The part of an RNA shown here (large-subunit ribosomal RNA, domain IV) has 333 nucleotides and comes from Verrucomicrobia bacterium UBA3624. The coordinates come from a structure-prediction model, not an experiment, and the mean pLDDT is 87.

Context: one part of a larger RNA
Parts: sequence; structure tokens; C1' cells
RNA sequence: ACCUCGUUAAGGAACUCGGCAACAUGACCCCGUAACUUCGGGAGAAGGGGUCCUCCGGGGCAAUGCCCGGAGGCGCAGCGAAACGGCCCAUGCGACUGUUUAACAAAAACACAGCACUGUGCAAACCCGCAAGGGGACGUAUACAGUGUGACACGUGACCAAUGCGGAAAGGUCAAGGCGAGGAGUCAGCCGCAAGGCGAAGCCCCGAACCAAAGCCCCCGUGAAUGUCGGCCGUAACUAUAACGGUCCUAAGGUAGCGAAAUUCCUUGUCGGGCAAGUUCCGACCUGCACGAAUCGUGUAACGAUAUGGGCGCUGUCUCAACGAGGAUCCCG
Repeated sequence: ACCUCGUUAAGGAACUCGGCAACAUGACCCCGUAACUUCGGGAGAAGGGGUCCUCCGGGGCAAUGCCCGGAGGCGCAGCGAAACGGCCCAUGCGACUGUUUAACAAAAACACAGCACUGUGCAAACCCGCAAGGGGACGUAUACAGUGUGACACGUGACCAAUGCGGAAAGGUCAAGGCGAGGAGUCAGCCGCAAGGCGAAGCCCCGAACCAAAGCCCCCGUGAAUGUCGGCCGUAACUAUAACGGUCCUAAGGUAGCGAAAUUCCUUGUCGGGCAAGUUCCGACCUGCACGAAUCGUGUAACGAUAUGGGCGCUGUCUCAACGAGGAUCCCG
């Protein structure tokens, strides 16, 4: 020097990515307790005081226990050991209790009640199985299955052109197949001196038109279906800006709300707050590179080993280190 622990002047986060770690708080009784709130909560909020022994008086009881008041006593210290919350303010995310990467991640991820859409009439849809059969369910649409969203509050805009899904039936397209016009091969036979030609039935091959399902085309509908939600130019009596106008394109051009955001590149945007000083934080602004409404939007009490910023308390985290205890290690015997 290392490990585990103890104490420390003055200061008290100056440490550090960050109060990480440690310190501190702590039990019981009494007083007292804010914003906000879904009126339950928040709350053990916060913040104060008390706690031992002896004697006396009182209350009350089944009780020696318990409670109240007074007087006195001792110690550094009276929950005398151990066990035994640090607290507050603001913000993001997720409502909540739960679940998870057994062995680097516990979370804002998953789930969740609630909401919505879709399918399913029962030998249900759907799932497992080659099948038999089974689950669904000894259930029956207030049920079951699938998908999305995710308490609650207020909301959830436009577009059906594309893709998907549903519907309808007229037309177009359209397979096997049906029917089979027509044609080819072979062949009895016939003609011919021959070469060859013609050629019925049968067998066999090809085969037009016509008939012919779904699908697709076409038509309609459908967004809590997959999704999508513009550009340029000009204009007001300072300037600036543009309520207004023009024009092009589109299926329609982003509504409410929110906004430098877990989203903002430029960017440490600008202004305000907090600090002596703040790329973080909080409140605003809106120029949204590239928010936006159930891949939900915006809020929200409570909750959280969640994330971020600030403060009080407290401390060897630090200024800056010191001493001590036990251990481990090393050397000698």
C1' cells in the first nucleotide's frame, strides 16, 4: 500500500457525469400540518415538544397494569443496548397494485381495468390434430374469438385517389369441362397397265363458334381499416407583418390542442426565472429541419428501487488528510 470497520479541528458538496458512498432521520405519546385533489387522499406532510428514578395527591379499572397533576433526585446521555422513515419544491414518462431480459437492462418496455372496431346463431367463429377427436364450453351475442387503444377528465378534425375489407349485380375478361362446325391419319372397297388416286363404317388425332365459376376490371360503401393531410406571387398611410387577393396542383391539403418537446438540424434559438457565474432545469415565444388527435391529442389527484433540475438537513464526497481496530499479505523462527 490492500480489505472491512471506528474517530476527527475548521469548513460543509468546494467532490463528482451525478451527493455515488457514507452521514443524518428513526420507536412511542402529545401538539400541529400547505398547495393540489378523482374529496378517498395528499399525511408519518412539513414543523415542534415529551420519554429515567423516588415520593405525594387524584382519576379510573376485574387488575398489581393505565392516565393526570405536584415535589424532589441522578447521569455526557433516560426509545441510555439492538431493532427502528431523511425531508421539501418543480418537471418529463407511465394512471394505479402487478410483469420482464434465470446469469450486465426492472424501465418510459409488457400487462392492466376502461374504450372502440371486427368476426361468430352453435356440429359457432377461432385454435390443436393426417384423422378420429379435443379445446372454445358441459358456455350461447350482457357469450366467445381477433385487433387496436390503455384509469379518469375534455376531445378525437379533413381525405375513399391508392391499398385493404364489405356489398351488389348488369357488362368486359376468364380455366377445366360440355357441345362439336370443320379437318388429319388408318382402312374394306373402287379406279388405274403401273406409279398412284379416291375412299364407307370403325378406331384415333386436331379442332372453330357457342355454354361455362370464382377472381380481376367496372360500380357503391367503409378511417378507433393500411394510410395521407401542398406550392408560388402580391397586398395595409414609417418599417415590419399580412386579416385580404391571384395562380398552380391535389383524394384532401393538418382542425382542436400542444410545441426548441423522450420530437428543434441550425442551437448553448430569443426573453424571463433561479446562480456571483447555468450547453442542464422551469416559465414563455413560435421560425414545428421533421408535433398532432385510439401507431390516440391535451391535461391530471394518487402511485414509482423511474428520469431531470433545485433546496433544507447532514456529513471524510471533498479542501487534505490523520490516527486507531480487526483482517489479508510478506519475512524470520

The RNAcentral record of the full RNA draws on SILVA.
The source organism's lineage runs through Bacteria, Pseudomonadati and Verrucomicrobiota.